RNA sequence: UUCUUAUCCAGAGAGAGGGAGGGACUGACCCUAUGAUCUCUCGGCAACCAGUUCUUUAUUUUAAAGGGCCCGGUGCCAAUUUCAGAGGCAGCAUGUCUGCCGAAGAUGAGGA
Numbered sequence: 001u002u003c004u005u006a007u008c009c010a011g012a013g014a015g016a017g018g019g020a021g022g023g024a025c026u027g028a029c030c031c032u033a034u035g036a037u038c039u040c041u042c043g044g045c046a047a048c049c050a051g052u053u054c055u056u057u058a059u060u061u062u063a064a065a066g067g068g069c070c071c072g073g074u075g076c077c078a079a080u081u082u083c084a085g086a087g088g089c090a091g092c093a094u095g096u097c098u099g100c101c102g103a104a105g106a107u108g109a110g111g112a
Base pairs, nucleotide, nucleotide: 001112002111003110004109005108006107007106008105013042014041015040016039017038021031022030023029025085026084027083028082043077044076045075048073049072051069052068053067054066055065056064057063058062081104087101088100089099090098091097092095
């Protein structure tokens, strides 16, 4: 970089540095000199993987499902992925409508 797959309306911020844009892209709408984005330190959230433990089922010593803990590997800590998005389907209230699928993106796990 790419492929497969799962999840994405929950949750979690202080300090220091630095000094201008940032929220992936487009539009909207926001954040930002009351110092953002970013870097570092500390703290936290969560439970994808790993570890550990319990329950149930099958069964016969392993497998599946579910729960707890979590010192490890990632991830995350403004706003639902901030909202909408190519395209398709359904509904009736026929709209600048609603819902579902999906697209795009993010993260994990596995593969090339």
A computed fold for a 112-nucleotide RNA from Salinibacillus xinjiangensis, annotated as SAM riboswitch aptamer (S box leader).
NCBI's taxonomy places the organism under Bacteria, Bacillati, Bacillota, Bacillaceae, Salinibacillus.
Its Rfam family is "SAM riboswitch aptamer (S box leader)". Rfam's curators write: The SAM riboswitch is found upstream of a number of genes which code for proteins involved in methionine or cysteine biosynthesis in Gram-positive bacteria.
The sequence was found by an Rfam model in a public genome assembly.